[in-house]
Transfer RNA from a Candidatus Omnitrophota bacterium, 72 nucleotides, folded computationally. It was read from a public genome assembly.
RNA sequence: GGGGCUGUAGCUCAGAGGGAGAGCAUUUGCAUGGCAUGCAAAGGGCCGAGGGUUCAAAUCCCUCCAGCUCCA
Numbered sequence: 001g002g003g004g005c006u007g008u009a010g011c012u013c014a015g016a017g018g019g020a021g022a023g024c025a026u027u028u029g030c031a032u033g034g035c036a037u038g039c040a041a042a043g044g045g046c047c048g049a050g051g052g053u054u055c056a057a058a059u060c061c062c063u064c065c066a067g068c069u070c071c072a
Base pairs, nucleotide, nucleotide: 001071002070003069004068005067006066007065010024011023012022013021018055026042027041028040029039030038031037048064049063050062051061052060
């Protein structure tokens, strides 16, 4: 220098045009004399940045940034 993959909640990830979600974690409540544990509820993300297409973009296109990887 060129190619590929990834970027979504504190962590691990799903979501492939029209509701932003799961598990774990955090907080609260209930059960127990208490812990562990179980159940219920709540808080937390404008989806890496900018632009474009579209009535509508986390999702499609372009550029850039970061990480991983292959080639030279």
The prediction has a mean pLDDT of 83. NCBI's taxonomy places the organism under Bacteria, Pseudomonadati, Candidatus Omnitrophota.